[in-house]
RNA sequence: UGCAGUGUAGCUCAGUUGGUUAGAGCAGGAUCUUCAUACGGUCAAGAUCGUGGGUUCGAAUCCCACCACUGUAA
Numbered sequence: 001u002g003c004a005g006u007g008u009a010g011c012u013c014a015g016u017u018g019g020u021u022a023g024a025g026c027a028g029g030a031u032c033u034u035c036a037u038a039c040g041g042u043c044a045a046g047a048u049c050g051u052g053g054g055u056u057c058g059a060a061u062c063c064c065a066c067c068a069c070u071g072u073a074a
Base pairs, nucleotide, nucleotide: 001073002072003071004070005069006068007067010026011025012024013023019057029043030042031041032040050066051065052064053063054062
C1' cells in the first nucleotide's frame, strides 16, 4: 500500500431484503426473602448504533469519505 471483516449499554452479543417503543445476558443500583450472608424473585436505570456527509416521507440497516482494531497478500 491492496483486499476482507469488525465497530450497537460498563462487559459479551442479537437486531439488515429501510417503517411504528433498539433488545437479551452478565455486572452495578433499589427492593423482597434471611438473624445475617449467599442463592433466588421483582423493579428501575443505562445506547444520540465509531465519526462526518448523502439518498429517502422515514436510515443501526442503503451509498460515499474518514477513523480505530483484526486477518490476509506483497